[in-house]
Context: one part of a larger RNA
Molecule: small-subunit ribosomal RNA, 5' domain
Organism: uncultured prokaryote
RNA sequence: GAUUGAACGCUGGCGGCAUGCUUUACACAUGCAAGUCGAACGGCAGCACGGGGGCAACCCUGGUGGCGAGUGGCGGACGGGUGAGUAAUGUGUCGGAACAUGUCCGGAAGAGGGGGAUAACAUAGCGAAAGUUAUGCUAAUACCGCAUAUGCCCUGAGGGGGAAAGGUGGGGAUCUUAGGACCUGCCGCUUUCGGAGUGGCCGACAUCGGAUUAGCUAGUAGGUGAGGUAAAGGCUCACCUAGGCGACGAUCCGUAGCUGGUCUGAGAGGACGACCAGCCACACUGGGACUGAGACACGGCCCAGACUCCUACGGGAGGCAGCAGUGGGGAAUUUUGGACAAUGGGGGCAACCCUGAUCCAGCCAUGCCGCGUGAGUGAAGAAGGCCUUCGGGUUGUAAAGCUCUUUCAGGUGGGAAGAAAAGGUUAGUGUUAAUAGCACUAGCUGCUGACGGUACCACCAGAAGAAGCACCGGCUAACUACGUGCCAGCAGCCGCGGUAAUACGUAGGGUGCGAGCGUUAAUC
Numbered sequence: 001g002a003u004u005g006a007a008c009g010c011u012g013g014c015g016g017c018a019u020g021c022u023u024u025a026c027a028c029a030u031g032c033a034a035g036u037c038g039a040a041c042g043g044c045a046g047c048a049c050g051g052g053g054g055c056a057a058c059c060c061u062g063g064u065g066g067c068g069a070g071u072g073g074c075g076g077a078c079g080g081g082u083g084a085g086u087a088a089u090g091u092g093u094c095g096g097a098a099c100a101u102g103u104c105c106g107g108a109a110g111a112g113g114g115g116g117a118u119a120a121c122a123u124a125g126c127g128a129a130a131g132u133u134a135u136g137c138u139a140a141u142a143c144c145g146c147a148u149a150u151g152c153c154c155u156g157a158g159g160g161g162g163a164a165a166g167g168u169g170g171g172g173a174u175c176u177u178a179g180g181a182c183c184u185g186c187c188g189c190u191u192u193c194g195g196a197g198u199g200g201c202c203g204a205c206a207u208c209g210g211a212u213u214a215g216c217u218a219g220u221a222g223g224u225g226a227g228g229u230a231a232a233g234g235c236u237c238a239c240c241u242a243g244g245c246g247a248c249g250a251u252c253c254g255u256a257g258c259u260g261g262u263c264u265g266a267g268a269g270g271a272c273g274a275c276c277a278g279c280c281a282c283a284c285u286g287g288g289a290c291u292g293a294g295a296c297a298c299g300g301c302c303c304a305g306a307c308u309c310c311u312a313c314g315g316g317a318g319g320c321a322g323c324a325g326u327g328g329g330g331a332a333u334u335u336u337g338g339a340c341a342a343u344g345g346g347g348g349c350a351a352c353c354c355u356g357a358u359c360c361a362g363c364c365a366u367g368c369c370g371c372g373u374g375a376g377u378g379a380a381g382a383a384g385g386c387c388u389u390c391g392g393g394u395u396g397u398a399a400a401g402c403u404c405u406u407u408c409a410g411g412u413g414g415g416a417a418g419a420a421a422a423g424g425u426u427a428g429u430g431u432u433a434a435u436a437g438c439a440c441u442a443g444c445u446g447c448u449g450a451c452g453g454u455a456c457c458a459c460c461a462g463a464a465g466a467a468g469c470a471c472c473g474g475c476u477a478a479c480u481a482c483g484u485g486c487c488a489g490c491a492g493c494c495g496c497g498g499u500a501a502u503a504c505g506u507a508g509g510g511u512g513c514g515a516g517c518g519u520u521a522a523u524c
Stems, first nucleotide, its partner, number of pairs: 001524004006520005013371006020363001021329001026327003030324003035074003040071002043067002047065003050061004081282003090207007099199003104195007112146001114144002121136006152161003166187006174181002208254003215245003220242008257279004261272004284305005307318004335361001337360003343357001344355004374404004384395004408465001410460005418451001423445009468513005473494003479508005489496002
């Protein structure tokens, strides 16, 4: 000099854009952060409508819109947080072969016919609660056989094994037990081949300090066989061999998430890894598996432990390193805000629902950037202050006065873009038996804005509301007076202060920067 996720002191007008627990991976009150689908299903707790009964109060009725709880499907493995652990099961770069893959895309084939349950519900219990037991009833895109097998799997090549589910919209002819069959569109279902993207695995090289750590290692190193896995492999096991690593630093100890990058520097390098992006690890602590395409799963399960809470003492409940917020720690770090309008995600045919992701708003000069605190004129060089050699000098065109302007703040009025989809309608094309329906394209129309009456624009009034901080001995830009008298004090280094201190304190003046200025800490 540059820089910072800074803090502290003094001061503080406005706006834009960013950033904001670096410390206790300490403990957490409260609310919210993952649901959705009735176009899978049986149903109907509540609401609204309809129907029936009744003079009325009211009762009955899933018939309709819908829908609590339940069965079922998809999602909860994403998104969000943190950096404890990890020095290599990590990361970065470059390669590799022995793999998996829900949803999505392309190709091929199929979707026939049956069965037995079970929640909900009802009844009867147990329990303080959490919850739970027995009996009975019922459905499915839940579950299980049978059939079929283009391809698929196993094989001793003969053979053997293995699948499925329906739902919904529309409809001319034909049939009908009047429910429908049947045809057709869409969403699904099953098997298989390929793709895309994603993920698992392996290798090489690189990846902090310590030798006051020199030896380390028995599943250890390799082989054969087997098991296991989606998959190679001591991954695991039986047997065999006795190896393997190490001064090119093994082992041990300490420290640490890694990278793109950030800061600095002419560069080489050095230091760092906040925000943003990629990867990894973790989710009260330790362990374990289940489900699933995917987890050994932050807001799932089981066991153990510590802690907190409820309890009828028998037993139960919980996990903010999600967003806010509280206590604590600390020099120190924000609101228990709004909205799903946009972008994206989950579910759904869709309408739509959910979304503390996200978009916004709030707080803080924490940082960067921009603007303002007025402009012109004005010498009687006013008054006052300070200094003085008492002549004067300086503050100083500074003020006052005169002439103007009105940014920003204030007031009044107007007022966005961010919105295109969706929906409706018309035409065309495709599908189809179909001028239904559905899909696509084009035209017309058209709902939706948290921010926000915000940005922006116009007008009104009046210089009106808006300057400080540090320094002035040298380094280093900027000097005098008074007070003090090795005292009080200053200080980054050299050093000042013991009676004329440009170095302490105050004042006048000056210098530097300016809504900031200094100090401290830290890096180059």